[in-house]
RNA sequence: CGAAUGGCGCAGCGGCUAGCGCAGCGGUCUUACACACCGUUGGUCGGGGGUUCGAAUCCCUCUUCGCCC
Numbered sequence: 001c002g003a004a005u006g007g008c009g010c011a012g013c014g015g016c017u018a019g020c021g022c023a024g025c026g027g028u029c030u031u032a033c034a035c036a037c038c039g040u041u042g043g044u045c046g047g048g049g050g051u052u053c054g055a056a057u058c059c060c061u062c063u064u065c066g067c068c069c
Stems, first nucleotide, its partner, number of pairs: 001066004007022004015053001024040005046062005
């Protein structure tokens, strides 16, 4: 200096119920599996505090990881 957001990989101007892909589950299809299609579960957004009508987003602090000097 950068990063931390479902099991994994990532999006997400301060404003509606936080989304996408993969994975998982159910269904259609198949003798069956796979593929394909349809549907669906799963998130206290790393912890704590602050600002604000409202914070994943802004500020402070702590933790972990990476890079540079």
The prediction has a mean pLDDT of 81. The RNA shown here (transfer RNA) has 69 nucleotides and comes from a marine eukaryotic metagenome. It matches the Rfam family "tRNA". It is annotated as a transfer RNA. Gene Ontology term of the family: triplet codon-amino acid adaptor activity. About the family: Transfer RNA (tRNA) molecules are approximately 80 nucleotides in length. The RNAcentral record of the sequence draws on MGnify.